This is a predicted structure of an 88-nucleotide RNA (c-di-GMP-I riboswitch aptamer). Of the family's consensus pairs, 100% are formed in the model. Rfam family: c-di-GMP-I riboswitch aptamer. Rfam links the family to the GO term cyclic-di-GMP binding. About the family: GEMM was predicted in a large-scale screen for bacterial structured RNA regulatory elements.
RNA sequence: GAACCGAAAGGGCAAACCCGACCGAAAGGCGGGGACGCAAAGUCACCGGCCUAACGAGCAGUCGCUCUAAGGCAGCGGAACCGCCGAA
Numbered sequence: 001g002a003a004c005c006g007a008a009a010g011g012g013c014a015a016a017c018c019c020g021a022c023c024g025a026a027a028g029g030c031g032g033g034g035a036c037g038c039a040a041a042g043u044c045a046c047c048g049g050c051c052u053a054a055c056g057a058g059c060a061g062u063c064g065c066u067c068u069a070a071g072g073c074a075g076c077g078g079a080a081c082c083g084c085c086g087a088a
Base pairs, nucleotide, nucleotide: 012038013037017033018032019031020030022029023028036075042081043080046078047077048076049073050072051071056067057066058065059064
């Protein structure tokens, strides 16, 4: 000097819920508050899963029903990519 292990410290993110005279058909997202949790709760819809069902299709014939992702969820799992500190 480097690697492994890894305490602490400093910092990071932010579920539910509340608000928005924000976006969206919805699911959901975004902003503010909040803090259940998270060492990848950073990125990414490639695989599985889940949510929604506008457009479209079918049915019905009053105001609806069913199917459908090209819309979403990365804080459901997997893959891929990137990555902070470092005492004994």